Overview: The prediction has a mean pLDDT of 80. Glycine riboswitch aptamer from an Alphaproteobacteria bacterium, 102 nucleotides, folded computationally. It was read from a public genome assembly, where an Rfam model found it. The organism belongs to Alphaproteobacteria, within Bacteria. Its Rfam family is "Glycine riboswitch aptamer". From the family's description: This family represents the bacterial glycine riboswitch.
RNA sequence: CAAGACGAUACGGAAGAGAUCGGAGUCGCGGUUCGCGCAUCUCCGGCGCCGAAGGAGCAACCCCCCAGGAAACUCUCAGGCAAAAAGGACCGCAUCGUUGGA
Numbered sequence: 001c002a003a004g005a006c007g008a009u010a011c012g013g014a015a016g017a018g019a020u021c022g023g024a025g026u027c028g029c030g031g032u033u034c035g036c037g038c039a040u041c042u043c044c045g046g047c048g049c050c051g052a053a054g055g056a057g058c059a060a061c062c063c064c065c066c067a068g069g070a071a072a073c074u075c076u077c078a079g080g081c082a083a084a085a086a087g088g089a090c091c092g093c094a095u096c097g098u099u100g101g102a
Stems, first nucleotide, its partner, number of pairs: 004099006011092003018047001020046006028038003048081003054077001055075003061069002
């Protein structure tokens, strides 16, 4: 004093899938006979769907006494399904920390 590797943080990019059905509440408009109609928001339940938070399973392979590790594959427990917002594996870039060879 690097390149690289690992971890953290910041910034940028980042997909998929019902504006589905029912119930309850909310609030606005309309009507006014009434368990009324439409719209907004929230919650609960049902069916249908998605996979790229997390989780789990198997495998090429690694390692091997036993045993174990292992995906963007698979499963969907969780999470998510108009737009917006949030989240988001992964990628890029910067800083910090650890490691690190000549």